[in-house]
Context: one part of a larger RNA
Order: sequence, then C1' cells, then structure tokens
RNA sequence: UUGGGCGUAAAGAGUUCGUAGGCUGUUUGUUAAGUCUGAUGUUAAAGACCGGGGCUCAACCUCGGAAAUGCAUUGGAUACUGGCAGACUGGAGUGCAGUAGAGGCUAGUGGAAUUCCCAGUGUAGCGGUGAAAUGCGUAGAUAUUGGGAAGAACACCGGUGGCGUAGGCGACUAGCUGGGCUGUAACUGACGCUGAGGAACGAAAGCCAGGGGAGCGAAUGGGAUUGGAUACCCCAGUAGUCCUGGCCGUAAACGAUGGAUACUAGGCGUAGUGGGUAUCGACCCCCGCUGUGCCGCAGCUAACGCGAUAAGUAUCCCGCCUGAGUAGUACGGCCGCAAGGUUGAAACUC
Repeated sequence: UUGGGCGUAAAGAGUUCGUAGGCUGUUUGUUAAGUCUGAUGUUAAAGACCGGGGCUCAACCUCGGAAAUGCAUUGGAUACUGGCAGACUGGAGUGCAGUAGAGGCUAGUGGAAUUCCCAGUGUAGCGGUGAAAUGCGUAGAUAUUGGGAAGAACACCGGUGGCGUAGGCGACUAGCUGGGCUGUAACUGACGCUGAGGAACGAAAGCCAGGGGAGCGAAUGGGAUUGGAUACCCCAGUAGUCCUGGCCGUAAACGAUGGAUACUAGGCGUAGUGGGUAUCGACCCCCGCUGUGCCGCAGCUAACGCGAUAAGUAUCCCGCCUGAGUAGUACGGCCGCAAGGUUGAAACUC
C1' cells in the first nucleotide's frame, strides 16, 4: 500500500530477443463505444439531512420534504480517446554509394620467452632469502654454444583508442559471418516504444567424458618465521589452468545509474565519416552527424556530486524497495549428475 522512492542510505532484473498486455506521429471523412448533456423509470422501509408536530424538556416517537454517487431506456453534442475508411512523410524500415573496427566462428602460419632432451666448452658451486635452510650439483650442475621436442601466451604498436546487447574481444594470413556509422532520398507508408510469462546468450570457479599438460599452481609434503603458524617467505607439487563435446547459470555480471522519445548555455580533447574554405595536390582552418572523455551554466541533490553520454525538464512501458537482526536461512515447488541455483517466510529479539 490511491503515498514516497531506487548512483553512494532499502531498492534497476547480468544482457538481449520477444508473446500477451499497456502506450503510440500528421491529416480528412464517418461512427458515436468511452466522454459530456437533457428527459423518463428505478434507486424498499427504517436510519442520516432540512422543516413541523407529540410525550412538562430531552432521549424517544411521528408527519412532510429534499437527497439518493449508481443502473436502465431514450433524445442530443463531437473537442479529445476508441472503431471503420482514405491520404501523408518527419518516426521506423528497405534500396543505392562509401567506410572504420582486438565483433563472432573455422583452418593454417610465425617469432621471442620458458621447461625438458641430446651434444660441445668448462669446474665447483648453483639456487633462494630479511637472514637462512629444505632443494639441485664431481654420476659434472649453474654459466655458455649448437641441435631437437612440447605446451601456453602473443612484448613493442597500445591510446580516459576501437568493436560487441551484456559476458567479453589483442601476433599474422585466408575463408565464412553478425552489427554499426556517414552520405543520398529512389522505395514501403506508422510497419513504432516497452515488455508480465517465455526463449537465447552469459566471466571465473566447479562438474561429466575423452585428449593435452611447458609455465603457473588450490590441496598436499618439506624448509623457515613464531609462544604457536593448519598463514604471510622459500623448495617441491596434484587437481586445475589448455582443446573437443555436454552441464552449471552465478559475480563489486558496476556507470553500484532499466529501456525509448523530445526539449534545455557553453568550452577543450579524441575516434569514424560527410561538406566547405584553401591549395598544383594535401596538411592547417571552419561547419555537420555518430561514438568516446574532461570541465562547466541553469536546474537537480541530504551531501558527495550529476550536468545534451543528466542524477535537469517531461511522457510511455517494465523491474524493484517499504526498520535492523533472524536470512537470502527454513519449508515446499521448479531446475541440476553433484556442487548448488531460483522462488522465498515465520516465531523470537531490538
């Protein structure tokens, strides 16, 4: 609970698509459902309200009147909303001409580094730390040279740069493929916005099966530290990290800010692109659109701050909050192989 809110106090769903529903551009005609208005009927009595009367008054009783949101029938009005019919182009979409990009998927290729293996040189140390020790090394290590193997990640470029709905995406080449932006105004002619349910996607960790395994590294073992040290530091090291297929469905999934549209001072960067000026041509300079940042007026805000990428001014739709703890727990439902997820209380305490 017809209220007020949701950047940080409780509160924006992780993201998108989309069903029902809600809302919906300009204009003409028509209809008259909503809406407005008149009439008639109904709206029991009692009660309540107004006026009068009766019990000595009052309570109480009684008479009359008015009222009775509403509903039904019928007559009218037509601005707005709706229905029907027609037209339009500004919203939306298509076409055409360009264009930037770590957008996605698949296959192949490359160099640096690391570790291991083989061989050469070479000899007593190496490694590690605050200091050490465990560890490695005369069965020849570390260092250095040559050769080979493997897996993972792609230095510089690299940028409050770019792309993607979000999660996210970074070596190079090829193939397949999604979206955006700019310009034009040829075409369609409101085809739009949002979106309960629903569907799809969704980091890391984790799970199942099969591969792979260089480095790193939960667990584990050892060495230190310490009163202790189930840690921080060191030496090792399994799962995992990687690939293929299938699950899981959660994150401080954050801009802690849902989506759409319109309007409201400026200044300075940067990315993409169009036009103009200028020029032999370009750069520079000016203007526009789209994105991404910083500062800032008005306004807003409890303040911090936000400020055309709004947290300003408005409209539409959805989600969510309603003192703290108990508790994102219990129970039940649904989902999952499990881990668990989702939905989600109460007693009691303050």
The part of an RNA shown here (small-subunit ribosomal RNA, central domain) has 350 nucleotides and comes from an uncultured bacterium. RNAcentral holds the full RNA, with entries from ENA, Greengenes and SILVA. The coordinates come from a structure-prediction model, not an experiment, and the mean pLDDT is 87.